The part of an RNA shown here (large-subunit ribosomal RNA, domain VI) has 265 nucleotides and comes from Nodosilinea sp. BSH.14.
Taxonomically the source falls in Nodosilinea (Bacteria, Bacillati, Cyanobacteriota, Nodosilineales).
Rfam family: Bacterial large subunit ribosomal RNA. Gene Ontology terms of the family: structural constituent of ribosome and ribosome. The family has 102 seed sequences and 51,934 matches in Rfam 15.1.
Its mean pLDDT, the model's own confidence on a scale to 100, is 86.

Context: one part of a larger RNA
RNA sequence: CGUAGGAACAUUGAGAGGAGUCUUCCUUAGUACGAGAGGACCGGGAAGAACGCACCGCUGGUGUACCUGUUAUCGUGCCAACGGUAAACGCAGGGUAGCUAAGUGCGGAGUGGAUAACCGCUGAAAGCAUCUAAGUGGGAAGCCCACCUCAAGAUGAGUGUUCCCAUGGCAUAAGCCAGUAAGGUCACGGGUAGACCACCCGUUGAUAGGUUCUAGAUGGAAGUCCAGUAAUGGAUGCAGUCGAGGAAUACUAACAGACCGAGGG
Numbered sequence: 001c002g003u004a005g006g007a008a009c010a011u012u013g014a015g016a017g018g019a020g021u022c023u024u025c026c027u028u029a030g031u032a033c034g035a036g037a038g039g040a041c042c043g044g045g046a047a048g049a050a051c052g053c054a055c056c057g058c059u060g061g062u063g064u065a066c067c068u069g070u071u072a073u074c075g076u077g078c079c080a081a082c083g084g085u086a087a088a089c090g091c092a093g094g095g096u097a098g099c100u101a102a103g104u105g106c107g108g109a110g111u112g113g114a115u116a117a118c119c120g121c122u123g124a125a126a127g128c129a130u131c132u133a134a135g136u137g138g139g140a141a142g143c144c145c146a147c148c149u150c151a152a153g154a155u156g157a158g159u160g161u162u163c164c165c166a167u168g169g170c171a172u173a174a175g176c177c178a179g180u181a182a183g184g185u186c187a188c189g190g191g192u193a194g195a196c197c198a199c200c201c202g203u204u205g206a207u208a209g210g211u212u213c214u215a216g217a218u219g220g221a222a223g224u225c226c227a228g229u230a231a232u233g234g235a236u237g238c239a240g241u242c243g244a245g246g247a248a249u250a251c252u253a254a255c256a257g258a259c260c261g262a263g264g265g
Stems, first nucleotide, its partner, number of pairs: 001153001005164007015150004021049007033038001051107005059101004066094005071086006112144002118138004165265001167178004183260004188202004207253003210249005216242003223236005
């Protein structure tokens, strides 16, 4: 921009994409078959491999939020206690959320249709024969459905429900402007959404921050006291600190606004 008024929501599915895999074992059955050696079709059950989709409850990884230890050096006047730097974490031990695989859930199921090679039935031309000429069956991981996803710019632009509609000016034409309606955009607070855009939520509010608790992380703070000549150890005390997760709470900020958008088709 179109979809012959402007919108919101829900849909149909022309069409497109994805998937489609394989192995082993048990049973049928040591049966059919075969002199024996050997050894099935059909059917039923189980375990897996790779691949794909999803997820983070478990096992782990990462985790430059966080907690702790520690070396060198500088600083806070000194002790003690802390802070800075050491290549964009000094080094080291752990680790929440998130992300993730090596972790764990699921999937390739089932039922049809038309067929290929091939196998048939009936059957003439050609008194026979012949699956074929008329007619009529079976038959594949393949084809069409079925399963998952997208999908009306499918310009062939589909369908349903609901909402808004008889204002003003120029003017007399299915016209042009202006302010509006339903609705929407910007802006504002955000997101399990995201490169940007888009998408989703938000004062009829827990959207973010703060505050109070807390799952959890780290691992026993400072100060004081006690023991020891001291280094150090113990008690106060599962302490202190943190807490991207969870709960509660309008304390702060989502304010104030601006703009677009039909005229009865």